This is a predicted structure of a 490-nucleotide part of an RNA (small-subunit ribosomal RNA, 3' major domain) from Suberites lambei.
The coordinates come from a structure-prediction model, not an experiment, and the mean pLDDT is 81.
Its Rfam family is "Eukaryotic small subunit ribosomal RNA".
The full RNA is in RNAcentral, with records from SILVA.

Context: one part of a larger RNA
RNA sequence: UGACGGAAGGGCACCACCAGGAGUGGAGCCUGCGGCUUAAUUUGACUCAACACGGGGAAACUCACCAGGUCCAGACAUAGUAAGGAUUGACAGAUUGAGAGCUCUUUCUUGAUUCUAUGGGUGGUGGUGCAUGGCCGUUCUUAGUUGGUGGAGUGAUUUGUCUGGUUAAUUCCGAUAACGAACGAGACCUUAACCUGCUAACUAGUCACGCCAUUCCAGAAUGGUGGCCGACUUCUUAGAGGGACAACUGGCUCCGAAGCCAGUGGAAGUUUGAGGCAAUAACAGGUCUGUGAUGCCCUUAGAUGUUCUGGGCCGCACGCGCGCUACACUGACGAAGUCAGCGAGCAUGUCCUACGCCGAAAGGUGCGGGGAAUCUUCUGAAACUUCGUCGUGCUGGGGAUUGAUUUUUGAAAUUCUUGAUCAUCAACGAGGAAUUCCUAGUAAGCGCAAGUCAGCAGCUUGCGUUGAUUACGUCCCUGCCCUUUGUACA
Numbered sequence: 001u002g003a004c005g006g007a008a009g010g011g012c013a014c015c016a017c018c019a020g021g022a023g024u025g026g027a028g029c030c031u032g033c034g035g036c037u038u039a040a041u042u043u044g045a046c047u048c049a050a051c052a053c054g055g056g057g058a059a060a061c062u063c064a065c066c067a068g069g070u071c072c073a074g075a076c077a078u079a080g081u082a083a084g085g086a087u088u089g090a091c092a093g094a095u096u097g098a099g100a101g102c103u104c105u106u107u108c109u110u111g112a113u114u115c116u117a118u119g120g121g122u123g124g125u126g127g128u129g130c131a132u133g134g135c136c137g138u139u140c141u142u143a144g145u146u147g148g149u150g151g152a153g154u155g156a157u158u159u160g161u162c163u164g165g166u167u168a169a170u171u172c173c174g175a176u177a178a179c180g181a182a183c184g185a186g187a188c189c190u191u192a193a194c195c196u197g198c199u200a201a202c203u204a205g206u207c208a209c210g211c212c213a214u215u216c217c218a219g220a221a222u223g224g225u226g227g228c229c230g231a232c233u234u235c236u237u238a239g240a241g242g243g244a245c246a247a248c249u250g251g252c253u254c255c256g257a258a259g260c261c262a263g264u265g266g267a268a269g270u271u272u273g274a275g276g277c278a279a280u281a282a283c284a285g286g287u288c289u290g291u292g293a294u295g296c297c298c299u300u301a302g303a304u305g306u307u308c309u310g311g312g313c314c315g316c317a318c319g320c321g322c323g324c325u326a327c328a329c330u331g332a333c334g335a336a337g338u339c340a341g342c343g344a345g346c347a348u349g350u351c352c353u354a355c356g357c358c359g360a361a362a363g364g365u366g367c368g369g370g371g372a373a374u375c376u377u378c379u380g381a382a383a384c385u386u387c388g389u390c391g392u393g394c395u396g397g398g399g400a401u402u403g404a405u406u407u408u409u410g411a412a413a414u415u416c417u418u419g420a421u422c423a424u425c426a427a428c429g430a431g432g433a434a435u436u437c438c439u440a441g442u443a444a445g446c447g448c449a450a451g452u453c454a455g456c457a458g459c460u461u462g463c464g465u466u467g468a469u470u471a472c473g474u475c476c477c478u479g480c481c482c483u484u485u486g487u488a489c490a
Base pairs, nucleotide, nucleotide: 001490002489003487004486005485007484008483009482010481011480012479013478016474017473020438021437022436023435024434027325028324029323031321032320033319034318035316036315043054044053065311066310067309068308069307071305076119077118078117079116080115086113089108090107092105093104094103123299124298126297127296128295132293134287135286136285137283138282139281144183145182146181148179149178150159151158152157162174164173165172188276189275190274191273192272194242195241198239199238200237201236204233205232206231207230209226210225211224212223213222214221215220216219245269247264248263249262250261251260252259327431331390332389333388334387335386336385337384344376345375351370352369353368355366356365357364358363397428402423403422404421405420406419444466445465446464447463448462449461450460451459
């Protein structure tokens, strides 16, 4: 100087607690991991920092695993064989999963491309992440880290980097043997909020103006519709800008301050909300299965290369983790009503799909629109609201499991891709010990879009809709930071 303390004192955090909310843990199912089983059930990762993670929703492919079958895509060099032929390909039959001349029988074909041997390459989702790069994660979401000059010390080192107040902050005020600086924090970037001020818009609208329909007081109201031609930009879109700085007032603290609290104004007063970026020093954290990044080792023709067929990754006495659906009446079912915001969409091997017709539904079919602020699409979403039926009974709650029929994607659906219909009607009556997440448009409920995708969401990433209770604190538990102190540790 660190590390540690069942040492003391401060400070901080819903990956801590308190006050609470939703839960998880119990059930059924989905999915990941272990175990067991298996020809194979490929594999990485195992406290936070593995386990709906590898963007890992695997029918073939993927694919690395298993049972088998082809091919060489063995560059180049040297030597050999060799035009009296190095070699290549093949109908049929046998053989084979196979219309693989793979091999055999049989012969034809080809013409220096090859073949044999050695050296040497190449390929490898083979090994090693404990040989590495790069990237990511974590220590670590906290406030921490470091030179120069000066001071102290023989020196390692220390001061600066602090008694105190304050802040989300080593943020500031102040104190001061330090002064003046750098990285990080902040600033910055993105996004959400405000602008009746600017610039505009037939890919956004509003009002006029035509046309049609309805109602009537007969020139108005409502609804629909139209465009080379009127006006405008409040709503919509998006450029340039503005706007908040704790502004003003009061109080607290005060030698003064930094600041904190309340009110006013304001679209906005928790760093305005939410993200991004993010220091120094590390880990033998993860990845050689992202890469035509890569050392070394292994293998390299009976291949660990590559491709084809089939299987497997889905297997089930069991244990653990993330989730979905529920256990009902604040509900289920049936009618009707009513509102979003992020997206996405074929250069022609076919995407998003309106409308009409057929069909109980799933779906089919015919015509169209759209490389899209124009069409799908106002994505008329769900929870929600209204009116009925049910009446606390495993019930009309729940929808697992199983049987049958049918549809779609795809060469292919069996170990059921998915959807639909009919029937079947299991556990589950609110979940022990434990334990997770969370402070405002947040938690929770609710759906939608995208990613993956031929087909398949109970996943993930976003998006809106409805919208609480309870703190606004503490250091008791769990951890982290600083100061002092102790130590037999380095």